[in-house]
RNA sequence: GCGAGGGUAGUUCAGAGGUAGAACGUCUCGUUGCCAACGAGAAGGUCGCGGGUUCAAGUCCCGUCCCUCGCU
Numbered sequence: 001g002c003g004a005g006g007g008u009a010g011u012u013c014a015g016a017g018g019u020a021g022a023a024c025g026u027c028u029c030g031u032u033g034c035c036a037a038c039g040a041g042a043a044g045g046u047c048g049c050g051g052g053u054u055c056a057a058g059u060c061c062c063g064u065c066c067c068u069c070g071c072u
Base pairs, nucleotide, nucleotide: 001071002070003069004068005067006066007065010024011023012022013021018055026042027041028040029039030038048064049063050062051061052060
C1' cells in the first nucleotide's frame, strides 16, 4: 500500500430503517448473627468521529480515526 472483519452501558456482546437491550458488574432494599447466596428495584449510552439519504438511521451511502487478521 491492498483486502476482510470489528468499534453500541464499567466488561462481554445482541440489535437486518420505527424512538437501544441482555448477561456480569455497581448502588439501594429484603432475607441472614455476619459474609456469601437468593429475591425485588435503581442508576449508567448524544451507538468511534464528520457529513449524506429518509417522515424516521445503531442499521443504508460517503469520508475519516482506531483495533484485529490476511496479502504484498